Annotation
Small-subunit ribosomal RNA, central domain from an uncultured Planctomycetota bacterium, 377 nucleotides, folded computationally.
Context: one part of a larger RNA
RNA sequence: CUGGGCGUAAAGUGUGGGUAGGUGGUUUAGCGCAUCUUGUCUUAAAUGUCGAGGCUUACCCUCGUCACUGGAUAAGAGAUGGCUAAACUUGAGAGUAGGAGGGGAUAUUGGAAUUCUAGGUGAAGCAGUGAAAUGCGUUGAUAUCUAGAAGAACACCAAAGGCGAAGGCAAAUAUCUGGACUAUUUCUGACACUGAGACACGAAAGCUAGGGGAGCGAAGCAGAUUAGAGACCUGCGUAGUCCUAGCUGUAAACAAUGUCUGCUAGAUACCCCGCAGUUAAGAGUUUAAACUUUUGUUUGAACUUUUGAUUGUGGGGUGUCGUAAGCUAACGCGUUAAGCAGACCGCCUGGGGAGUACGAGCGCAAGCUUAAAACUC
Numbered sequence: 001c002u003g004g005g006c007g008u009a010a011a012g013u014g015u016g017g018g019u020a021g022g023u024g025g026u027u028u029a030g031c032g033c034a035u036c037u038u039g040u041c042u043u044a045a046a047u048g049u050c051g052a053g054g055c056u057u058a059c060c061c062u063c064g065u066c067a068c069u070g071g072a073u074a075a076g077a078g079a080u081g082g083c084u085a086a087a088c089u090u091g092a093g094a095g096u097a098g099g100a101g102g103g104g105a106u107a108u109u110g111g112a113a114u115u116c117u118a119g120g121u122g123a124a125g126c127a128g129u130g131a132a133a134u135g136c137g138u139u140g141a142u143a144u145c146u147a148g149a150a151g152a153a154c155a156c157c158a159a160a161g162g163c164g165a166a167g168g169c170a171a172a173u174a175u176c177u178g179g180a181c182u183a184u185u186u187c188u189g190a191c192a193c194u195g196a197g198a199c200a201c202g203a204a205a206g207c208u209a210g211g212g213g214a215g216c217g218a219a220g221c222a223g224a225u226u227a228g229a230g231a232c233c234u235g236c237g238u239a240g241u242c243c244u245a246g247c248u249g250u251a252a253a254c255a256a257u258g259u260c261u262g263c264u265a266g267a268u269a270c271c272c273c274g275c276a277g278u279u280a281a282g283a284g285u286u287u288a289a290a291c292u293u294u295u296g297u298u299u300g301a302a303c304u305u306u307u308g309a310u311u312g313u314g315g316g317g318u319g320u321c322g323u324a325a326g327c328u329a330a331c332g333c334g335u336u337a338a339g340c341a342g343a344c345c346g347c348c349u350g351g352g353g354a355g356u357a358c359g360a361g362c363g364c365a366a367g368c369u370u371a372a373a374a375c376u377c
Stems, first nucleotide, its partner, number of pairs: 004348003007331002012345001014201003021194003025088007033081002035077008048066001050064005091191001092188003095184004103177007110154001114150008125136002162169002206247006215241002220236004258344006266321026326333002350377003359370004
């Protein structure tokens, strides 16, 4: 290499749109490139197969035959792939009508809490812990009331719940904006799937510049603990955490499970949309009865409509159980597959050395990406 694999043994790129490439729905006609059939030529000799012969046999040698793997050429076939032409609608996309959502960006606003500042009341403690101490407090703290300032985060709702490609997203309102879903079958007519490289996004920490800084809090200081304590506990506290503009490009970036398509028993829960039924409340129209001097009021019936609840069912999504089957080394997975198949990409090949050295690329740096070998077991 072939073969075999990738949830946990080595192995799915963090995620996405997408170039080249690979692969590709249904029907008809044509071509005959691939493909297939037959013939001819060639494919040196030796070697190889089969048969025969010569050395006493064998090894060996000689002869004949066949093969070898391809190539060229002629004639033909027309399934499959391909190409050309025409068409189709189920894949894909668009349109129309809807409702759902912490999807994204910007701006504005809000209340609770915290800290601080000023003032009032008040008088000796407060804070903290396993216990303490450091710390704060008669220059009046803690507590409590009033007023003000600041920054950050948004209790309850809240959930096995929702949205997003992933990272992730939660106070409220407005504006701009992406995607998915349902119904319809109106339009296009294979426009599709995957995707090397390249590109974009990408938690936290970190970096650059400018702001901001309430709380928390690496480093640091102090108090304890301890044999020691560079820690766990306590009091402070710088960077940071926040905003703007850039950089970095990594995570147990996890479902440790690549994307897409088709097929293969179920049960149950939730979310969204549609359809059908039942029911409650409200509104409107028509009508009947009672009361009322009239206007009108009350009650009943029918129809239409809105909102809510509930049942069944269709589609989409999120979970759980669980074998029926199947798979798996087992654990377990099991229509959201790790089952049965197909298309394409990525990755693995004993442990350590090592995700290291060197080289290269990127980066302000930190470092990241790519990525060995000697040696050793």